Description:
A computed fold for a 94-nucleotide RNA, annotated as THF (Tetrahydrofolate) riboswitch aptamer. The sequence was found by an Rfam model in a public genome assembly. Of the family's consensus pairs, 87% are formed in the model.

RNA sequence: AACAGAGCAGGUGUUUGCGCGUAAAGUGUCGGAGAAUGGGAGUAGAGUCUCCGAACGAAGGGAUUUCCCGCGGUGCGACAUCACAUCCACUGUA
Numbered sequence: 001a002a003c004a005g006a007g008c009a010g011g012u013g014u015u016u017g018c019g020c021g022u023a024a025a026g027u028g029u030c031g032g033a034g035a036a037u038g039g040g041a042g043u044a045g046a047g048u049c050u051c052c053g054a055a056c057g058a059a060g061g062g063a064u065u066u067c068c069c070g071c072g073g074u075g076c077g078a079c080a081u082c083a084c085a086u087c088c089a090c091u092g093u094a
Base pairs, nucleotide, nucleotide: 002093003092004091005090010082011081012080013079014078015077017076018075019074020072021071022070029054030053031052032051033050034049035048037046039088040087041086060069061068062067
C1' cells in the first nucleotide's frame, strides 16, 4: 500500500420482568424552537430526545375499592437482530 472486519446514534422483533393509562395520559400526524449522539475528523448515514402550538382520537368487562381478564400503533428494562457516505485510528490477513 491492498483486502476484509469491528465499532455510534438509533431501527425492528420477542415478552421472561416492572410500570402507566383505560375518569385518556401516552402513541401516531403537522408546524415551530432547542439539545445530545463514537477513539478522532466529518455532519454524511441518519434518526433520536426535550419544549411550545395545532388538528385528530381509543375497549371495555368482571369483581368490589384495589384486584382479575382484556385493551393501548403505551413507558422502561432484558434478549435477539439490523445499522457507521467517507477518512484516520483500531483488529485480522501478518